Transfer RNA from Naumovozyma castellii, 72 nucleotides, folded computationally. Rfam family: tRNA. Rfam classes the family as a transfer RNA. The RNAcentral record of the sequence draws on GtRNAdb. Taxonomically the source falls in Naumovozyma (Eukaryota, Ascomycota, Saccharomycetales, Saccharomycetaceae). The prediction has a mean pLDDT of 80.

RNA sequence: GGGAGUGUGGUCUAGUGGUAUGAUACCCGCUUUGGGUGCGGGUGGCCCGGGGUUCAAUUCCCCGCUCUCCCC
Numbered sequence: 001g002g003g004a005g006u007g008u009g010g011u012c013u014a015g016u017g018g019u020a021u022g023a024u025a026c027c028c029g030c031u032u033u034g035g036g037u038g039c040g041g042g043u044g045g046c047c048c049g050g051g052g053u054u055c056a057a058u059u060c061c062c063c064g065c066u067c068u069c070c071c072c
Base pairs, nucleotide, nucleotide: 001071002070003069004068005067007065010024011023012022018055025043026042027041028040029039030038048064049063050062051061052060
């Protein structure tokens, strides 16, 4: 330099054109003498940035950036 992929709560992750799933973490309650485990409830993300298409974009298109892989 060329090519491919990736980016979603603190962390990991699902997702498809109609404001987002689960786990974990954290908080509260029950259980316990207490802790842990378990059960129930709750908090937390405008989905990497900008632009475009669309009535509507996390999703489609373009540019840029991060990280990973391949070629040279």